[in-house]
RNA sequence: UACUCAUCAAGAACAGCCGAGGGACAGGCCCUGUGAAGCUGUAGCAACCGUUGGGGGAAACUUCAAGUCAAGGUGCUAAAUCCUGCCAAGAUCAUCUUCGAAGAUGUGAAGGGAAAGAUGAGCC
Numbered sequence: 001u002a003c004u005c006a007u008c009a010a011g012a013a014c015a016g017c018c019g020a021g022g023g024a025c026a027g028g029c030c031c032u033g034u035g036a037a038g039c040u041g042u043a044g045c046a047a048c049c050g051u052u053g054g055g056g057g058a059a060a061c062u063u064c065a066a067g068u069c070a071a072g073g074u075g076c077u078a079a080a081u082c083c084u085g086c087c088a089a090g091a092u093c094a095u096c097u098u099c100g101a102a103g104a105u106g107u108g109a110a111g112g113g114a115a116a117g118a119u120g121a122g123c124c
Stems, first nucleotide, its partner, number of pairs: 003122006013042005021031003025085004043077003048073002050069001051066006081116001086113002093106005
């Protein structure tokens, strides 16, 4: 780097250095000199892997519980992955046609599924 699988509406910030950007991309909407990003320190959240204990299994493995697991490996600590983007379906509203029923065009709420992204684990 590519691929596979799982998860993504919860949760958790202070200080020092530095000094203008940041929220992946595009549009929107936000955050930011009351200090962005980055680096460092400390603290915290969570429970993917690991660990510990119990159950199942011949085994591979699987399942349940535990963060005082108080010195394991990552990750994370504004906003739903901040929202939308593609697909199907479509509330509502507007305009037009019509005597009307109804129809046409546009709009595209809420929800669903993907794609993309992020993180972990695996694999080459």

Predicted 3D model of a 124-nucleotide RNA (SAM riboswitch aptamer (S box leader)) from a Bacteroidota bacterium.
The sequence was found by an Rfam model in a public genome assembly.
Taxonomically the source falls in Bacteroidota (Bacteria, Pseudomonadati).
It matches the Rfam family "SAM riboswitch aptamer (S box leader)". Rfam describes the family as follows. The SAM riboswitch is found upstream of a number of genes which code for proteins involved in methionine or cysteine biosynthesis in Gram-positive bacteria.